[in-house]
Order: sequence, then structure tokens, then C1' cells
RNA sequence: UUCAGGUAAGCCAAACCCACCGCGAGGUGGGGACGGAAAGCUUCGGGUCUUCUAAAAAGAAAAAGCGAAGAUAGCCGGGUUGCAGCUA
Repeated sequence: UUCAGGUAAGCCAAACCCACCGCGAGGUGGGGACGGAAAGCUUCGGGUCUUCUAAAAAGAAAAAGCGAAGAUAGCCGGGUUGCAGCUA
């Protein structure tokens, strides 16, 4: 330097509960640990989810679709930074 098979001092914290914020997906704080080697950061690509939705056509209505604005980094990939460390 690469690397992630082993380990975890230190670190993060799913579900669930409480409070607050949001129309919502969800978020923040406290409690709590299912897990995590980037479960640090970043919406660049894809996925999923939420709210709204012009014109035309069709239609009883709705759904779907187009589009817009969002959510998710603990859905996957990309980018970027980084701790410990036995083995190789």
C1' cells in the first nucleotide's frame, strides 16, 4: 500500500415504546438492541415508497400511465473520506 478470512477497544443502532415535526412516505430527541467494517458522507444510476397532477383520448367511477415535488444511504450499484488489526 492492497485486502476483508478472523477479531471489536472505541463507534453506529433495526423492531418496539414515549415526546415532537410532517398531509404522507418519513424525520429528530430519549429509552431499547436486530444487526453493521463504512449501518460515515453523497440522490449520480437503478429500485421501492409518499403526496400532487396539465392537455387530449377513454370512462359511471377508480386504478394504471405521463409529469412534478419529496422519502429511503439500514434496498442495490457508483463516487468520496476514514478507525482498529491477527492472518495473507